[in-house]
């Protein structure tokens, strides 16, 4: 210095929940507030779910948009110790 493992919750994030606001929605800022996380830092890759629009439409069943990522998986970075 690299891989790999193991843990830090001191320090940092912030779940339902309310409130305000953006938007057709899903859902996103904010601000209160903590379930809980060792990458719950960042990206968003292949998926899963979700919503919108179109087509089929009796049933099955497509494709486009977008959303979510603290839903799996992937990229990439970050302390501290061991080998």
């Nucleotide at each position: 210095u690299u891989a790999a493992u193991u843990g830090c919750a001191u320090a940092g994030c912030a779940a339902a929940c309310c409130u305000g606001u953006a938007g057709u929605g899903a859902u996103g800022c904010a601000g209160g507030g903590a379930c809980g996380c060792a990458a719950a830092a960042c990206c968003g890759u292949g998926a899963g779910u979700c919503a919108c629009g179109a087509g089929g439409c009796a049933g099955u069943u497509u494709c486009g948009u977008g959303a979510u990522u603290g839903u799996c998986u992937g990229g990439c970075u970050g302390c501290a110790a061991u080998c």